A computed fold for a 468-nucleotide part of an RNA from an uncultured bacterium, annotated as small-subunit ribosomal RNA, 3' major domain.
[in-house]
Context: one part of a larger RNA
């Protein structure tokens, strides 16, 4: 100099508290742990590993075992042979990969081109080490901090400045000052969303005119309004009252759609953690080379006496159930979405239209209304087992979703302990999309509907910042 302290002293954050509504009990989904297996591939372990890479393990994937092959091998490239073949069909063997057999079968300016096939040289490797590396990434922490030039003080390491008085979300800003100054951060330019104005109005919208229809912006025409997508307006303690030297704070003030960062995202200083990752990729060393490369079949990653995490649905009456009516945003869509019809209890299937989309087209549930049950292991719950079926895809045994009939487990609000969340939040309801043939999706990762309680306060528990 820093760290640290069951020393002070200021200050902050869903850190306590004040409130809501979860987990810790139950099925069950799905990761890890451990056991077991031929194999249950690897990796990720306090916070910062366990619905983590993986934004789709039935074969593929796939790296892992078990078997059967193959050795310049998949791929390219060169240089030399000798060749018109290789590829495809078809038959046989096989579990396939293969492997035998039959068949078709080049172009030419004759210089070679093009194709595989032999041979040499070059491969391959998801095999080790993330404590040899880049790149990237968590986390402290969107915390307010880190540091430099020149001066001044110190013998020196270092100090000072960045300390102190106030303010701020903030090393913000303002006074004072042996310090003046400047950098990375802060914040502001960046985008969405919240108000208006203009521009343009198709595919969108429809008030006035005018036809029209059971009805419908269906049509004509229209630009007005919603929207849609470009350009600006507008928030700046500007104003006004007090307080204050000043920054600045107070205010149910004014005007405003919005009031003091207006709401949300991006956007992570110097660094810590020999944190993660050599299995995303790339690289250094090392090791394998008839195998630790490489094809194929089946099988494993889906195993189960137990332990955690993460989550789903519930345990009812603010509720289940059956009938009947409304309102959305974001987005996807061509071998894809699929309207109407038509069989089917349904899951879907068979027609058939519109669509390469502001045009067609997937599309809402909670919530209203109105019957019904009435407190029960129940008209809660829906595991879980029997049977029948649909649809994807060479194929649903092991090991796929749905669908109807039937079975009706455990669950009566869950110790000790513990998590989120401060306003369009929480909670709750339902949509959509990535990956995808299907899907084990209750996961992610957007999207809109309804719509709260609470904050006296900074003792105290957890982290973090400055002074000492």
């Nucleotide at each position: 100099u820093g760290a640290c302290g069951g020393g002070g002293g200021c200050c902050c954050g869903c850190a306590c508290a004040a409130g809501c509504g979860g987990a810790g009990g139950a099925a069950c989904a799905u990761g890890u742990g451990g056991u077991u297996u031929a194999a249950u591939u690897c990796g990720a372990u306090g916070a910062u590993a366990c619905g983590c890479g993986a934004g789709g393990a039935a074969c593929c994937u796939u790296a892992c075992c078990u078997g059967g092959g193959c050795u310049u091998a998949a791929a390219u490239g060169u240089a030399c042979g000798g060749c018109g073949a290789u590829c495809g069909g078809u038959c046989u063997a096989g579990a396939g990969a293969u492997a035998g057999a039959c068949u078709u079968u080049u172009c030419u300016u004759c210089g070679g081109a093009c194709g595989a096939c032999g041979u040499a040289c070059a491969a391959g490797g998801u095999g080790c080490u993330g404590c040899a590396u880049g790149g990237u990434u968590g986390u402290c922490g969107u915390c307010a901090g880190c540091u430099c030039g020149u001066g001044c003080c110190g013998u020196g390491a270092g100090g000072u400045g960045u300390c102190g008085g106030g303010u701020u979300a903030a090393g913000u800003c303002c006074c004072a000052u042996a310090a003046c100054g400047a950098g990375c951060g802060c914040a502001a330019c960046c985008c969405c969303u919240a108000u208006c104005u203009u521009u343009a109005g198709u595919u969108g919208c429809u008030a006035a005119c005018a036809g029209g229809u059971u009805a419908a912006g269906c049509u004509g025409a229209g630009g007005a309004c919603u929207c849609u997508a470009g350009a600006g307006a507008g928030a700046c303690u500007g104003c006004c009252a007090c307080c204050g030297u000043a920054a600045g704070g107070u205010g149910a003030g004014a005007g405003g759609a919005a009031g003091g960062u207006g709401g949300g995202g991006a956007u992570g200083a110097c660094g810590u953690c020999a944190a993660a990752u050599c299995a995303g990729c790339a690289c250094g060393g090392c090791c394998c080379u008839u195998a630790u490369g490489u094809c194929c079949a089946g099988g494993g990653c889906u195993a189960c006496a137990c332990a955690c995490g993460u989550g789903u649905u519930a345990c009812a009456a603010u509720g289940g159930u059956c009938a009947g009516u409304a309102c959305a945003a974001a987005g996807g869509g061509c071998a894809g979405c699929u309207a109407c019809c038509u069989g089917g209890c349904g899951a879907c299937a068979g027609g058939a239209u519109g669509c390469u989309a502001a045009u067609c087209u997937c599309u809402a549930a909670a919530a209203c209304u109105g019957g019904u049950c009435u407190c029960a292991g129940u008209u809660c719950g829906g595991a879980u087992c029997g049977g029948a079926g649909u649809c994807u895809g060479c194929a649903a045994c092991u090991c796929g979703a749905c669908u109807c009939c039937g079975u009706g487990a455990a669950g009566c609000u869950g110790g000790a302990u513990u998590c989120g969340c401060u306003a369009g939040u929480a909670a709750u309801c339902g949509c959509g999309c990535a990956u995808c043939a299907g899907c084990c999706a209750u996961g992610g990762c957007g999207c809109g509907g309804u719509g709260a309680a609470u904050a006296c306060g900074u003792u105290c528990c957890c982290g973090g910042g400055c002074c000492u």
Its Rfam family is "Bacterial small subunit ribosomal RNA". The full RNA is in RNAcentral, with records from ENA and SILVA.